[in-house]
Context: one part of a larger RNA
RNA sequence: GCCUACGAGUUACCGUUGCUGGCGAGGAUAAGCACUUCAGGUGUGGAUUCGAAGCGAAAGCGAGUCUUAAUAGGGCGCUAUAGUCAGUAAUGGUAGACGCGAAACCGUGUGAUCUACCCAUGGGCAGGUUGAAGUUUGGGUAACACUAAAUGGAGGACCGAACCGGUUGACGUUGAAAAGUCUUCGGAUGACCUGUGGGUAGGGGUGAAAGGCCAAUCAAACUCGGAAAUAGCUCGUACUCCCCGAAAUGCAUUUAGGUGCAGCGCUGAUAGAGUUUAUUAGAGGUAGAGCUACUGAUUGGAUGCGGGGGAUUCACCUCCUACCAAUUCCUGACAAACUCCGAAUGCUAAUAAAUGCUUAUCAGCAGUGAGGGCAUGGGUGCUAAGGUCCAUGUCCGAGAGGGAAAGAACCCAGACCAUCAGCUAAGGUCCCCAAAUGUAUGCUAAGUUGAAAAAACGCGGUUUGUCUGCACAGACAGCUAGGAUGUUGGCUUGGAAGCAGCCAUUCAUUUAAAGAGUGCGUAACAGCUCACUAGUCGAGCGGACGAGCAUGGAUAAUAAUCGGGCAUAAGCAUACUACCGAAGCUAUGGAUUGUAUAUUUAUAUACAGUGGUAGGGGAGCAUUCUAAACUGGGUAGAAGGUGAUAUGUGAGUAUUGCUGGACUGUUUAGAAAAGAAAAUGUAGGC
Numbered sequence: 001g002c003c004u005a006c007g008a009g010u011u012a013c014c015g016u017u018g019c020u021g022g023c024g025a026g027g028a029u030a031a032g033c034a035c036u037u038c039a040g041g042u043g044u045g046g047a048u049u050c051g052a053a054g055c056g057a058a059a060g061c062g063a064g065u066c067u068u069a070a071u072a073g074g075g076c077g078c079u080a081u082a083g084u085c086a087g088u089a090a091u092g093g094u095a096g097a098c099g100c101g102a103a104a105c106c107g108u109g110u111g112a113u114c115u116a117c118c119c120a121u122g123g124g125c126a127g128g129u130u131g132a133a134g135u136u137u138g139g140g141u142a143a144c145a146c147u148a149a150a151u152g153g154a155g156g157a158c159c160g161a162a163c164c165g166g167u168u169g170a171c172g173u174u175g176a177a178a179a180g181u182c183u184u185c186g187g188a189u190g191a192c193c194u195g196u197g198g199g200u201a202g203g204g205g206u207g208a209a210a211g212g213c214c215a216a217u218c219a220a221a222c223u224c225g226g227a228a229a230u231a232g233c234u235c236g237u238a239c240u241c242c243c244c245g246a247a248a249u250g251c252a253u254u255u256a257g258g259u260g261c262a263g264c265g266c267u268g269a270u271a272g273a274g275u276u277u278a279u280u281a282g283a284g285g286u287a288g289a290g291c292u293a294c295u296g297a298u299u300g301g302a303u304g305c306g307g308g309g310g311a312u313u314c315a316c317c318u319c320c321u322a323c324c325a326a327u328u329c330c331u332g333a334c335a336a337a338c339u340c341c342g343a344a345u346g347c348u349a350a351u352a353a354a355u356g357c358u359u360a361u362c363a364g365c366a367g368u369g370a371g372g373g374c375a376u377g378g379g380u381g382c383u384a385a386g387g388u389c390c391a392u393g394u395c396c397g398a399g400a401g402g403g404a405a406a407g408a409a410c411c412c413a414g415a416c417c418a419u420c421a422g423c424u425a426a427g428g429u430c431c432c433c434a435a436a437u438g439u440a441u442g443c444u445a446a447g448u449u450g451a452a453a454a455a456a457c458g459c460g461g462u463u464u465g466u467c468u469g470c471a472c473a474g475a476c477a478g479c480u481a482g483g484a485u486g487u488u489g490g491c492u493u494g495g496a497a498g499c500a501g502c503c504a505u506u507c508a509u510u511u512a513a514a515g516a517g518u519g520c521g522u523a524a525c526a527g528c529u530c531a532c533u534a535g536u537c538g539a540g541c542g543g544a545c546g547a548g549c550a551u552g553g554a555u556a557a558u559a560a561u562c563g564g565g566c567a568u569a570a571g572c573a574u575a576c577u578a579c580c581g582a583a584g585c586u587a588u589g590g591a592u593u594g595u596a597u598a599u600u601u602a603u604a605u606a607c608a609g610u611g612g613u614a615g616g617g618g619a620g621c622a623u624u625c626u627a628a629a630c631u632g633g634g635u636a637g638a639a640g641g642u643g644a645u646a647u648g649u650g651a652g653u654a655u656u657g658c659u660g661g662a663c664u665g666u667u668u669a670g671a672a673a674a675g676a677a678a679a680u681g682u683a684g685g686c
Base pairs, nucleotide, nucleotide: 001686002685003684004683005682006681011095012094013093014092015091016090017089018088019087020086021085022084023083026050027049028048032044033043034042035041054061055060064076065075066074067073098236099235101233105226106225107224109222110221116200117199118198119197120196121195122194123193124192125190127159128158129157130155134151135150136149137148138147139146163187164186165185169182170181171180202218204214205213206212239620240619241618242617243616244615249262250261251260252259253258263368264367265365266364267363268362269361270360271359273358274355275354276353277352278351279350280349281348282347288341289339290338295335296334300330301329302328306324307323308321309320310319311318371396372395373394374393375392376391377390378389379388380387401412402411403410416590417589418588419587421586422585423584427580428579429578430565431564432563436577438576439575440574441573442572443571449567450566457552458551461549462548463547464546465545466544467543468542469541470540478536479535480534481533482532484509485508486507489503490502491501515530519528520527591610592609593608594607595606596605597604598603599602621675623672624671625670626669627668628667629666630665632664633663640659641658642657643656644655645654646653647652
């Protein structure tokens, strides 16, 4: 892991509500007793209990009573009568109370053959090294001291086996082993190691102290018992079909993953509402707007109270100001906690129409009280987050189908069943891939683009619109030629001659035209050039502001991408036609629910339905047993096993082949040890 068996809302009593039945202003007996055909029996038994009257703490009074001084007022009642007993279903309570599951707590005992420490009595430590005190002899001293050589054999001394330990690394890690093996290492005459016997016991022991050890168990051993401890926690909770169908919110909570009440669901009963649209009448201070209408904040200007600074002065007065600045005026602009104003929606009510059970109340039964995405209005945050907190809506949750390559919630659309029928939605129609290589007119040249993206700014890319200037009396561009004179204007300057700088009435003359000069240049001149003009050429040429599509800006971590192939349209824009495309709609057949109508009381017709988690309700199937009936079936083959066929929406059922070898079915009632795929379920097998 698989298979088989077992495995979880039960039982007793007491309430509540519904249904069924008996009796009914009454209902019912309990124990006991008697009888008996011995059963789910009959009778007796009125103790007791519920109801028919309440009020008061009570005495008590009574359709009233209590409070009170009260005849007032007020409270609870009456005026309005249905109960009670049994059965049954659902649910609540008390019990282990749907099942399994703690860590723990308490009590009685059992353990020191492991291990900790202690007591008693025994045992063990190869070999090698070092050489303390003391002693002896010699030297030495007045005598000691001191000194040398021997001797001697001390030590929690040294090296190192046994023995005890366990430092390092590797292996082992379903091991050879529930702590080992190999290598290496520490102690090895000592606070050493060890045999045997004995002692200390669970809030206790023992501990050179690690919360260590006390039999592979220790921050309180093990065993049995209290005991089915408790578990707001986790897991599991078993056949079918049909109808309806939530919540993740508010308030409270030693409360936040629990619970109570309300909200939302289901079932039954009763009532007659509910919703939408239109009109009318209301309340209100949001969006917006406004502020010379308040409060606050605020741009620039005018005025300049007052202040600062300066001048003057013995002081006062007075004067000045590129300073600050009140009030007022003009101007611009701001506000969730500003408002002179002020919508749309939403809300309330009345009337009318439409709709047709959508609404409300009562009773019983729940679940939910972790929500999430998207859109819109906001708070918070960084106008960050697949962030967080509200509000309104929607979907997912509990929703399948088509589209978006792929995707809980985005777009379309709500799946009763069947069909090799049709029409459409979103989205698509070159191929993958169903349907246009569709029609018309433009745009794009960047593979831009073709279903995620980007800005300020830049750009003689290209298309197009509006306005405007010049132009056959010849424009624009090119080419040829001129571009002069007073004058080197005046000043300044070493110089300043169009061109360092300053000034100006930047004048005047000759001209087709030519600035007291546009730029380069010189020390200053010179020189080149421009404005301006003529000729040549021969038809359009400039400027400004918009719009479309492109272009640069454009950088992310494994190799890239329109889903891919690929495409100059199969890209973009506008208009149009056709087609494809879903469980949508239609068609045909069938099933089922509700309502209505008809009749027959289970059919027909019409209309509307039939996605679904938690959850509520209804109808059934199967298993075991009991009673009755079938005077059922069965060795001419029961149950069981294993195939086949038929049938039912399904749980299932029927017939039959083979096997099997003795029991067993149907109907109507009844009772349950009554249905397994899951509980790291239990036992057995493989």
Molecule: large-subunit ribosomal RNA, domain II
Organism: Paenimyroides ceti